[in-house]
Context: one part of a larger RNA
Molecule: small-subunit ribosomal RNA, 5' domain
Organism: uncultured bacterium
RNA sequence: AACAAACGCUGGCGGCGUGCUUCAUACAUGCAAGUCGAACGAGAAAAUCCUGCUUCGGCGGGAUGAGUAAAGUGGCGAACGGGUGAGUAACACGUGGAUAACCUGCCUCGAAGUUGGGGAUAAGCUCCCGAAAGGGGGUCUAAUACCGAAUGAUAUCCUUAAAGGGCAUCUUUUAAGGAUCAAAGGCCCGCAAGGGUCGCUUUGAGAUGGGUCCGCGCUCCAUUAGCUUGUUGGUGAGGUAAAAGCUCACCAAGGCUACGAUGGAUAGCCGGCCUGAGAGGGUGUACGGCCACACUGGGACUGAGAUACGGCCCAGACUCCUACGGGAGGCAGCAGUAGGGAAUAUUGCGCAAUGCCCGAAAGGGUGACGCAGCAACGCCGCGUGGGUGAUGAAGCUUUUCGGAGUGUAAGGCCCUGUCAGAGGGGAAGAAAAUUUGCCCGAUUCGUCGGGGAGACUGACGGUACCCUCAGAGGAAGCUCCGGCCAACUCCGUGCCAGCAGCCGCGGUAAUACGGGGGGAGCAAGCGUUGUUC
Numbered sequence: 001a002a003c004a005a006a007c008g009c010u011g012g013c014g015g016c017g018u019g020c021u022u023c024a025u026a027c028a029u030g031c032a033a034g035u036c037g038a039a040c041g042a043g044a045a046a047a048u049c050c051u052g053c054u055u056c057g058g059c060g061g062g063a064u065g066a067g068u069a070a071a072g073u074g075g076c077g078a079a080c081g082g083g084u085g086a087g088u089a090a091c092a093c094g095u096g097g098a099u100a101a102c103c104u105g106c107c108u109c110g111a112a113g114u115u116g117g118g119g120a121u122a123a124g125c126u127c128c129c130g131a132a133a134g135g136g137g138g139u140c141u142a143a144u145a146c147c148g149a150a151u152g153a154u155a156u157c158c159u160u161a162a163a164g165g166g167c168a169u170c171u172u173u174u175a176a177g178g179a180u181c182a183a184a185g186g187c188c189c190g191c192a193a194g195g196g197u198c199g200c201u202u203u204g205a206g207a208u209g210g211g212u213c214c215g216c217g218c219u220c221c222a223u224u225a226g227c228u229u230g231u232u233g234g235u236g237a238g239g240u241a242a243a244a245g246c247u248c249a250c251c252a253a254g255g256c257u258a259c260g261a262u263g264g265a266u267a268g269c270c271g272g273c274c275u276g277a278g279a280g281g282g283u284g285u286a287c288g289g290c291c292a293c294a295c296u297g298g299g300a301c302u303g304a305g306a307u308a309c310g311g312c313c314c315a316g317a318c319u320c321c322u323a324c325g326g327g328a329g330g331c332a333g334c335a336g337u338a339g340g341g342a343a344u345a346u347u348g349c350g351c352a353a354u355g356c357c358c359g360a361a362a363g364g365g366u367g368a369c370g371c372a373g374c375a376a377c378g379c380c381g382c383g384u385g386g387g388u389g390a391u392g393a394a395g396c397u398u399u400u401c402g403g404a405g406u407g408u409a410a411g412g413c414c415c416u417g418u419c420a421g422a423g424g425g426g427a428a429g430a431a432a433a434u435u436u437g438c439c440c441g442a443u444u445c446g447u448c449g450g451g452g453a454g455a456c457u458g459a460c461g462g463u464a465c466c467c468u469c470a471g472a473g474g475a476a477g478c479u480c481c482g483g484c485c486a487a488c489u490c491c492g493u494g495c496c497a498g499c500a501g502c503c504g505c506g507g508u509a510a511u512a513c514g515g516g517g518g519g520a521g522c523a524a525g526c527g528u529u530g531u532u533c
Stems, first nucleotide, its partner, number of pairs: 001532003005529005012382006018375002020340001025338003029335003034076003039073002047064007083293003093217007102210002107206008115149001117147002124139006155180011185198005219265003226256003231253008268290004272283004295316005318329004346372001348371003354368001355366004385415004395406004419474001421469005429460001434455003438451005477522005482503003488517005498505002
């Protein structure tokens, strides 16, 4: 000097930040990922009204509710965003390269197409099993769900030829021939033909995001000296989006190592942050990038993308339900609880803004985020009043008893009005989307694009800010005073009680212990402890 701090005493306000460093311990409860009816089929009820029958208890039909709610098929998202730091000494990370060894949904630009069919199934209805979770049979139906067929190249593969390039395997372009592989519709206008728009299929390029490989850098221990059998290399095969012992069969016997292998300990890495004149040392909280993990261990499925925190399967530990047959669960998301600990917050408000997902849009969702609450935890700012006022009140302390100090300090007089308090006014953050007129352009006259005007939308919040009112009124402590180190006396105590960072004080005049007076330093803080330089 610094801190994600804690403890003691004290504590007025505001702004901006920060806030489980310990048990990657266990979790009650709520919320944290949905959305699309312009992909699809179906489709309630309560309630109100009308009406028929009635044993007057009710029963039935119709309309509105409403093509609504809830559910189902299908699409996209759920791999992002958010958390944590357990593991990891590693191409994990940082930096610089390689990919002639690769992938990339949505998005942008370009090219071509979107023909014609089929069989199912969920929901629904019905039957059955089960305590439940859930499951099974029958029957009916739709699609942008599923499956054949057609067409087809600039795509993939093979053959041939030519030209060019490189880095060994190779690779690029052109031409010819052969083989293989597609698709889905919805909405709007229109009588129709047809058109518009959003999609769908194939393909080229881009952008974005990733995968893989390599050079260099990256803690301690030699009281760890040898380690290794898919190990090191080759051939062949398999496998992957992709090179490769990545995997397998066979063959060879290699590979690493005092320039520290192997083993052990510790640890997420970096931009940064702290300190320091710098070199360096320490550190990795918050914010940003990367990695890893999601009760513990293992596994794959789906998908453009996961070996998937709020998906699935298996095993285990734990908790809960049970009709004992069997089931359910995973806060290292946001709050919150218990426990641990010196120690760390609200079971808050809102999607108004920014961003993300879905949707043509309206809109819906979002504990991301924006805000508010708690905490002097940190930094910064402000205040607790200003002027005047005596050879100087009282009190207190001290004294050589003359006096001296507290001290312009108080009182008194004259003012001011920050903050807090009361009353009133009152924002910016919000212009987009959308919608209603106007103008211009295009138009298949449906509409679309551009410009300009009006309307609508604020959690924070009646907040910030401004004005007015009253009154010095409500707002100062903490540590120290032997030297280092700024600030001195009196009393008490008597090697006791005690102090102490080091030197050291205390055994009868202690500036060092305890108290009083006085003083010094910081100040809404001041000290102590811990840690780093």